[in-house]
RNA sequence: GGAGCCGGCCGGGCGGUCGCCGGCUGCGGUGCGAGCCGCGGCGGGAGGAAAGUCCGAGCUCCGCAGGGCAGGGUGCUCCGUAACGCGGAGUCCUGGCGACGGGAAGGAAAGUGCCACAGAAAAAAAACCGCCCCGGGCCUCUCCGCGCAGUGCGGGGAAGUUCCCGGGGUAAGGGUGAAACGGCGAGGUAAGAGCUCACCGGUUCCCCGGGUGAUCGGGGGGCCUGGAAAACCCCACUCGGAGCAAGACCAAAUAGGCUCCACCUUCCUCCUGCGAGGGGAAGAGGGUUGCCCGCCCGGAAUUGCCGCAAGGCAGGGUGGAGCGGGUACGGUCGCUGGAGGCGCCGGGCAAUCGGCGUCCUAGAGAAAUGGCCGCCACCCUCGGCCGAGAGGCCGGGGGGACAGAACUCGGCUUACAGGCCGACUCCAACG
RNA sequence: GACCCGUUAGCUCAGCUGGCAGAGCACCUGCCUUUUAAGCAGGGGGCCGCAGGUUCGAAUCCUGCACGGGUCACCA
Numbered sequence: 001g002g003a004g005c006c007g008g009c010c011g012g013g014c015g016g017u018c019g020c021c022g023g024c025u026g027c028g029g030u031g032c033g034a035g036c037c038g039c040g041g042c043g044g045g046a047g048g049a050a051a052g053u054c055c056g057a058g059c060u061c062c063g064c065a066g067g068g069c070a071g072g073g074u075g076c077u078c079c080g081u082a083a084c085g086c087g088g089a090g091u092c093c094u095g096g097c098g099a100c101g102g103g104a105a106g107g108a109a110a111g112u113g114c115c116a117c118a119g120a121a122a123a124a125a126a127a128c129c130g131c132c133c134c135g136g137g138c139c140u141c142u143c144c145g146c147g148c149a150g151u152g153c154g155g156g157g158a159a160g161u162u163c164c165c166g167g168g169g170u171a172a173g174g175g176u177g178a179a180a181c182g183g184c185g186a187g188g189u190a191a192g193a194g195c196u197c198a199c200c201g202g203u204u205c206c207c208c209g210g211g212u213g214a215u216c217g218g219g220g221g222g223c224c225u226g227g228a229a230a231a232c233c234c235c236a237c238u239c240g241g242a243g244c245a246a247g248a249c250c251a252a253a254u255a256g257g258c259u260c261c262a263c264c265u266u267c268c269u270c271c272u273g274c275g276a277g278g279g280g281a282a283g284a285g286g287g288u289u290g291c292c293c294g295c296c297c298g299g300a301a302u303u304g305c306c307g308c309a310a311g312g313c314a315g316g317g318u319g320g321a322g323c324g325g326g327u328a329c330g331g332u333c334g335c336u337g338g339a340g341g342c343g344c345c346g347g348g349c350a351a352u353c354g355g356c357g358u359c360c361u362a363g364a365g366a367a368a369u370g371g372c373c374g375c376c377a378c379c380c381u382c383g384g385c386c387g388a389g390a391g392g393c394c395g396g397g398g399g400g401a402c403a404g405a406a407c408u409c410g411g412c413u414u415a416c417a418g419g420c421c422g423a424c425u426c427c428a429a430c431g
Numbered sequence: 432g433a434c435c436c437g438u439u440a441g442c443u444c445a446g447c448u449g450g451c452a453g454a455g456c457a458c459c460u461g462c463c464u465u466u467u468a469a470g471c472a473g474g475g476g477g478c479c480g481c482a483g484g485u486u487c488g489a490a491u492c493c494u495g496c497a498c499g500g501g502u503c504a505c506c507a
Base pairs, nucleotide, nucleotide: 001427002426003425004424006422007421008420009419010418012376013375014374015373016372017371018370020045021044023042024041025040026039027038028037029036030035047402051413052412054411055410056409057408058407059243060242061241062240066293067292068291069290071239072238073237074236075235076090077089078088079087080086091105092103093102094101095100106234107233111232112231114227115226128174129173130170131169132168133167134166135165136164137163140158141157142156143155144154145153146152182200183199185197186196187195201224202223203222204221205220206219207218208217209216210215247333248332249331250330257323258322259321260320261319262318263317264316265315266279267278268277269276270275285297286296287295303314304313305312306311325506326505327504340359341358342357343356344355345354346353347352378399379398380397381396382395383394384393385392386391432503433502434501435500436499437498438497441456442455443454444453450487458474459473460472461471462470480496481495482494483493484492
């Protein structure tokens, strides 16, 4: 100098001027008052992601929520944390020469299913070619018998090579495929094969040693079992639900209407009666935003008619669903100071934890935090001058991203003009 | 603010237990007809919203984005 890799940080500054949203406050007006209106003053007012709403919590309500099934989530180890699917440090695998990067990294030997096409065969079974064995046929030679018109017919033996047929063995070799039932050598065999043996590889178990552990090193035994679980599934751990439109209080309004469904309409005491008090059972429905069991919560009407009664009908009550109606985009609270930031010291490799000091104020309503001008800094570019060159000086023009708090935190992910700092690696040259 | 769906040809939709991407309408060509429409025959047209991953193989499974659509006030 070039190429690269990792971490941290910033995300314009100053001044003027015109506005916007909250808070406190002065004066004046008004009102019984709370308050409202007008004119001022002081002080505050977006982010590293405020975003996506993907995880985890706080907080609130559902009755502080038991068991089973179903369902969801997580998945190497240890640590950190309020918690997490997050973070730190490691193990193993993998990419890179390297700094370093990536990994949803339990189980395929519990079971079920899948592996298109090609191929013989896609996972305990299989033989297409090839190799080997056996039997038969054809062919060649020979022997015996019959026969002689034709070296014909029948039977036996030998050699087995090429060929054909049938039966069997074989997973070494060929070829197919993303993937073919460990690799290679020797023995062995009819030919072969972990069939046997040595070495290597993988896997699992045991022992010893290091480590908290994942795991690593050494030794020994068994086995050679394809892939895929981001197929179903199994194992371990874990999960109650809804969400600030949670929820509390105040105010206002109604046809407190219609339809459908489920259940109830009971007993005792007092009373002349209206009515008052008390008890029990059943129970729709709700908790339990899936199902079952258990448990809990849970009210009023309390009349009439028919009937011997059981019961039925009407009316009434409770609950649910739908339609219709009303109030409005009502007010106050929740509402911002918090697992908060920064600095120093200490523990820890680190994430992070403890102690001390110091700092803070957006919190409204579909919603303010902005516009313009000047100067400076940064980037790009044009012209002139100086200079051998690198470059310097002067003048002019242009540019500045992603984005926008809505109950609050901890993370993750995604977007982002431009810039700063630090550590490290490789290559080349020079010293 | 909270939550739920969808994205496949020009349009409307199938396909989503992984294995050659389909239908209807539309478009083009030919036949029929004097001509058009209808009808008949044939044809073209797709990075399955984007990116990454799992797998031999992805429209389909997983993750992250983008875009579009929908639901949710209170009272009786």

Predicted 3D model of RNase P RNA and transfer RNA as a complex of 507 nucleotides. The prediction has a mean pLDDT of 76.